[in-house]
């Protein structure tokens, strides 16, 4: 330098063919327990990497850029 893949909640990851952004864990509150842990219930938590384009509608498609992984040179 070229190619491929990835970037979504604090962490790890889903989200079909473009059609209401979710789960587990963690945090917080409560229950249970002599207490802790474990277990159970609940709340909250999002500029979907950034900018632009297409569309009635974009996490998803297109363009540019950033970061990371792998392959080639």
């Nucleotide at each position: 330098g070229g190619g491929u893949c990835g970037c979504u909640a604090g962490c790890u990851c889903a989200a079909c063919u473009g059609g209401c952004a979710g789960a587990g864990c963690a945090u917080c509150g409560g229950g249970c327990u002599u207490u802790u842990a474990a277990c159970c219930c609940g709340c909250a938590g999002g500029u979907u990497c950034a900018g632009g384009g297409u569309u009635c509608a974009a996490g998803u498609c297109c363009c540019u850029g950033g970061c990371g992984a792998c392959c080639c040179a």
A computed fold for a 73-nucleotide RNA from Bifidobacterium breve, annotated as transfer RNA. The sequence was found in a public genome assembly. It matches the Rfam family "tRNA". From the family's description: Transfer RNA (tRNA) molecules are approximately 80 nucleotides in length. It is annotated as a transfer RNA. The prediction has a mean pLDDT of 81.